[in-house]
This record gives sequence, C1' cells and structure tokens, in this order.
RNA sequence: CUUUGUUCAGAGCAAACCAGGGGAAACCUUGGGACGCAGAGUGACGGAGCUAAAGGGGAAAAGGGUGAAUGUCCUUUCCUUCAUGCUUGCCGGGCCGCCAAG
Repeated sequence: CUUUGUUCAGAGCAAACCAGGGGAAACCUUGGGACGCAGAGUGACGGAGCUAAAGGGGAAAAGGGUGAAUGUCCUUUCCUUCAUGCUUGCCGGGCCGCCAAG
C1' cells in the first nucleotide's frame, strides 16, 4: 500500500417500543431500551424510497360578497400534482478511521 472479516483486544453505535420536546406530515431530538451493525463513522452527491405545508390544477357541497339574471368572486372541506422537507440502519460512490489475518 492492498485484500479479507473466520479468530483476538480495547472501545463504539443503537432498531422496534415507551416517555418528554419539535414538526402540517414524513421524520428529528433527549432519556430509557437493544433488533442488530467492522463502519450502523461522516456528508443528502447519484439512484431509490417516504411525506405534501406553501404553490399549481379539479369537482361537488356549505357559507358569504356582487348582480335583475345566466353568472362571477372569496372562504372552508375534499381529490390530485409538486420538495424547497426527510431517510446514509435502502443501494452506489466521496472523505476519514480501529483490530486481526493474508
């Protein structure tokens, strides 16, 4: 320097779930808790996945404004689209790194 993770040492992380907090949600965070992890270290870069607040589109209903009226406008509810939100414990690649063996 490189390959591998069967074995050794010393450490490390912490799924589900529960409780507090944040968020529209996905999810995050703190504490408890361990399913697992040789990177389950780091970072949303590429793919993939999750969510859909704001924005766009649509229909009906209700309420309201305006109008003589067909209408038209606004609000609420619903459906749909969309990442600028999220996942690195989904995969790939980047950076950094412990031990052992070859």
Predicted 3D model of a 102-nucleotide RNA (c-di-GMP-I riboswitch aptamer) from a Nitrospirota bacterium. It was read from a public genome assembly, where an Rfam model found it. The prediction has a mean pLDDT of 81. The source organism's lineage runs through Bacteria, Pseudomonadati and Nitrospirota. It matches the Rfam family "c-di-GMP-I riboswitch aptamer". About the family: GEMM was predicted in a large-scale screen for bacterial structured RNA regulatory elements. Genes associated with GEMM are involved in a diverse array of functions, including chemotaxis regulation, signal transduction, secretion and chitin.